[in-house]
RNA sequence: GCGUCAUUAGUGUAGUGGUAACACGAUAGCUUCCCAAGCUGUAGUUGAGGGUUCGAUUCCCUUAUGACGCU
Numbered sequence: 001g002c003g004u005c006a007u008u009a010g011u012g013u014a015g016u017g018g019u020a021a022c023a024c025g026a027u028a029g030c031u032u033c034c035c036a037a038g039c040u041g042u043a044g045u046u047g048a049g050g051g052u053u054c055g056a057u058u059c060c061c062u063u064a065u066g067a068c069g070c071u
């Protein structure tokens, strides 16, 4: 220098052109003599910018970071 892959909640991961989910974690309540466990609720997320589209996390382009391969 060229190419490929990944980037989604605090953490680990699903997901798909129709407004994003699970587990753990956080927090509030219930329960308990207390703790733990359990049950119920709440908040929190698509790396950044642009384009296509009625609608983009998804498709396209650029870019950032990381990993891998080739030279």
Stems, first nucleotide, its partner, number of pairs: 001070007010024004018054001026042005047063005
Background
The RNA shown here (transfer RNA) has 71 nucleotides and comes from a Planctomycetaceae bacterium. The source organism's lineage runs through Bacteria, Planctomycetota, Planctomycetia, Planctomycetales and Planctomycetaceae. It matches the Rfam family "tRNA". The prediction has a mean pLDDT of 81.